[in-house]
SAM riboswitch aptamer (S box leader) from Moorella mulderi DSM 14980, 117 nucleotides, folded computationally. Its mean pLDDT, the model's own confidence on a scale to 100, is 82. Its Rfam family is "SAM riboswitch aptamer (S box leader)". Rfam describes the family as follows. The SAM riboswitch is found upstream of a number of genes which code for proteins involved in methionine or cysteine biosynthesis in Gram-positive bacteria. It was read from a public genome assembly, where an Rfam model found it.

RNA sequence: CUCUUAUCAAGAGUGGUGGAGGGACUGGCCCGAUGAAGCCCGGCAACCCGCUGUCCCGGUUUACCCGGGGGCGACAGGUGCCAAUUCCUGCAGGGCAUUUGCCCUGAGAGAUAAGGG
Numbered sequence: 001c002u003c004u005u006a007u008c009a010a011g012a013g014u015g016g017u018g019g020a021g022g023g024a025c026u027g028g029c030c031c032g033a034u035g036a037a038g039c040c041c042g043g044c045a046a047c048c049c050g051c052u053g054u055c056c057c058g059g060u061u062u063a064c065c066c067g068g069g070g071g072c073g074a075c076a077g078g079u080g081c082c083a084a085u086u087c088c089u090g091c092a093g094g095g096c097a098u099u100u101g102c103c104c105u106g107a108g109a110g111a112u113a114a115g116g117g
Stems, first nucleotide, its partner, number of pairs: 001117008013041001015040003021031003025090001027088002042082003047078002049073004055069005086109001091106006
């Protein structure tokens, strides 16, 4: 960089540092010197992970074995995340309304994880 699968309506700081930007991109609309990004600390979640004969299902070489589900944990380790639904939107279809608005579904794009190339 690319492919596959899963998830994206919840959650997370009145801290230190730093100084002007940030919210992927388009168009919007926002956040920001009552202090942006970044870094440190703190926190959230639970994808990987750990535990689980003592719950459930399946397998066979019947073994306190293996696989899946469920449950519990976050102590150890790998990531991630901590304004706004992935802030909304961009393509297609549909419903309502009718002065250009509201809503729904799917796709695309993006993000993260795990696995593969």